[in-house]
RNA sequence: GAUAAGCUUCAGGGCGAGGUGCAAUUCCUCACCGGCGGUAUUUCCGGCCUUUGCCGGAUGAGCCCGCGAGCAGUUUUCUGCCGAUACGGUGAAAUCCCGUAGCCGACGGUCACAGUCCGGAUGGAAGAAGCGGCGU
Repeated sequence: GAUAAGCUUCAGGGCGAGGUGCAAUUCCUCACCGGCGGUAUUUCCGGCCUUUGCCGGAUGAGCCCGCGAGCAGUUUUCUGCCGAUACGGUGAAAUCCCGUAGCCGACGGUCACAGUCCGGAUGGAAGAAGCGGCGU
């Protein structure tokens, strides 16, 4: 300096106020929340350079791509299903930044229909970090 097996740890947020009602954190008005990887102008940090700049790193998408989760079949694995965005601005470049207005959210349960309550779940998992070992 660098690779595989194996091992360890970690790995999801949110109902506050009012209304109706016998009954609702489930309905209505306002409110609140956003897993993992990728992409990535500007920006920030470091290095180099006389300068224009160049290199490396950090950061940024619920609705762009992929995945996990979830559901169905098979029950080893694999297959199928699997939500939602526009406009304007800046720029060489952005559905990622800034502005505005929108939209979406598994299954089972429940005195009444749930993204936010309870449950499967002290579970599983995309993946992240570390250990490790081989060679010089």
FMN riboswitch aptamer (RFN element), 136 nucleotides, folded computationally. Of the family's consensus pairs, 100% are formed in the model. Its Rfam family is "FMN riboswitch aptamer (RFN element)". About the family: The RFN element is a highly conserved domain that is found frequently in the 5'-untranslated regions of prokaryotic mRNAs that encode for flavin mononucleotide (FMN) biosynthesis and transport proteins. Its mean pLDDT, the model's own confidence on a scale to 100, is 76.